Lysine riboswitch aptamer from Thermoflavimicrobium dichotomicum, 187 nucleotides, folded computationally. Its mean pLDDT, the model's own confidence on a scale to 100, is 76. Rfam family: Lysine riboswitch aptamer. Gene Ontology term of the family: lysine biosynthetic process. The organism belongs to Thermoflavimicrobium, within Bacteria.
RNA sequence: UCGUGAAGUAGAGGCGCGGCUUUUAUGAGUAUUCAAAUCGGAGAUGCAGAGAAAUUGAUGAUGAUUUGAAGAAAGGAAAAGUCGCCGAAGUUUGUUUCGCUUUCUCUGGGCGAACAAGCUGGGGCUGUUUCCGAACAGGGACAGCACUGUCACGAUCAGAUUGGCAUCGUGGAGUGCUAUCUUCAAC
Numbered sequence: 001u002c003g004u005g006a007a008g009u010a011g012a013g014g015c016g017c018g019g020c021u022u023u024u025a026u027g028a029g030u031a032u033u034c035a036a037a038u039c040g041g042a043g044a045u046g047c048a049g050a051g052a053a054a055u056u057g058a059u060g061a062u063g064a065u066u067u068g069a070a071g072a073a074a075g076g077a078a079a080a081g082u083c084g085c086c087g088a089a090g091u092u093u094g095u096u097u098c099g100c101u102u103u104c105u106c107u108g109g110g111c112g113a114a115c116a117a118g119c120u121g122g123g124g125c126u127g128u129u130u131c132c133g134a135a136c137a138g139g140g141a142c143a144g145c146a147c148u149g150u151c152a153c154g155a156u157c158a159g160a161u162u163g164g165c166a167u168c169g170u171g172g173a174g175u176g177c178u179a180u181c182u183u184c185a186a187c
Base pairs, nucleotide, nucleotide: 001186005183006182008180009179010178011177014086016085017084018083019082020081021080022079023078024077032070033069034068035067036066037065038064039063043056044055045054047108048107049106050105051104052103089120090119091118092117093116094115095114097113098112099111100110101109121148122147124145125144126143127142128141129140130139131138150172151171152170153169154168155167156166
């Protein structure tokens, strides 16, 4: 000095990601509670099964229908604000542990957290499917379509040559890319 390997730091993509708070509408005159009437006829009190305890039930339980009165919430959506960020985050599988799901215990299921590994650059639209749900809202998976950022290769412009910028085309993936710094090796 050049390039490369390893480690660190900082940064970029944009309807960018996620959390929290407030307001509004929806949820819904729904769930539920109370009162009355009717049907029904033996158990009932958790997401399911079993056991125990306690309460309750023929003075009619669980359940169902009708009428009247009262009457929510969650999740999701929109707007505003704020915080943390750029594997932000999401998702799949597994692990054992922990917590919740009942008055207690056991088994199972469900939900959440932690850890490990894998996949996805990002947002959008469309289609199929699935989950939740009141939903035409939302989440996930797969596929397609362009858009966008980045790098590589190629072409074009300018040009003595080389390089750079810009534009276009093709392709790849974030364990990437850019900048910077330390170190190693080579000259």